[in-house]
RNA sequence: GGCCUCAUCGUCUAACGGCUAGGACAGCCCCCUUUCACGGGGCAAAUAGGGGUUCGAUUCCCCUUGAGGCUA
Numbered sequence: 001g002g003c004c005u006c007a008u009c010g011u012c013u014a015a016c017g018g019c020u021a022g023g024a025c026a027g028c029c030c031c032c033u034u035u036c037a038c039g040g041g042g043c044a045a046a047u048a049g050g051g052g053u054u055c056g057a058u059u060c061c062c063c064u065u066g067a068g069g070c071u072a
């Protein structure tokens, strides 16, 4: 250089083109407990960036950025 794969809450990870983007852990609050832990309830938190297609894009297409792999 060429080709391929990936990028979602703080972390890990879901989501036939049709959501209020879900879950677990962590965080915060409340309950429970003499207290802590465990347990129960609740809250906040995310689609790498820019374009395009579409009535509608996390999902499809292009470019960029970053990570990984194969190849010369």
Base pairs, nucleotide, nucleotide: 001071002070003069004068005067006066007065010025011024012023013022018055027043028042029041030040031039048064049063050062051061052060